Annotation:
The prediction has a mean pLDDT of 82. Predicted 3D model of a 102-nucleotide RNA (SAM riboswitch aptamer (S box leader)) from Cognataquiflexum rubidum. Lineage of the source: Bacteria > Pseudomonadati > Cytophagia > Cytophagales > Cognataquiflexum.
RNA sequence: AGCUUAUCGAGAAAGACCGAGGGAAAGGCCCUAUGACGUCUUGGCAACCUGAAUAAACAAGGUGCCAAUUCCUAUUCCGGAGAAGCCGGAAGAAGAUGAGCG
Numbered sequence: 001a002g003c004u005u006a007u008c009g010a011g012a013a014a015g016a017c018c019g020a021g022g023g024a025a026a027g028g029c030c031c032u033a034u035g036a037c038g039u040c041u042u043g044g045c046a047a048c049c050u051g052a053a054u055a056a057a058c059a060a061g062g063u064g065c066c067a068a069u070u071c072c073u074a075u076u077c078c079g080g081a082g083a084a085g086c087c088g089g090a091a092g093a094a095g096a097u098g099a100g101c102g
Stems, first nucleotide, its partner, number of pairs: 002101007013042005021031003026073003043066003048062003051058001070094001075091006
């Protein structure tokens, strides 16, 4: 690389530096010179693993996270409306993170 599994409608930003793109990918929509994205510092959220043996509580350690539901949609099925591409729901795919394997 890849495989298995759990979760993904909640929550949590200031300062410094840099300087043009960024939000995975296509479309949409959005953020961005009132400085985004990124890096660093400090702070915070959360509770997956450890602490530690069930539950609760904690937050010391290992990760993770701190615009928008994973920002929304794409495929399939169900329901409604309909001239139709519309609306709602479920599943799936893809992705992210943890833990385990490899």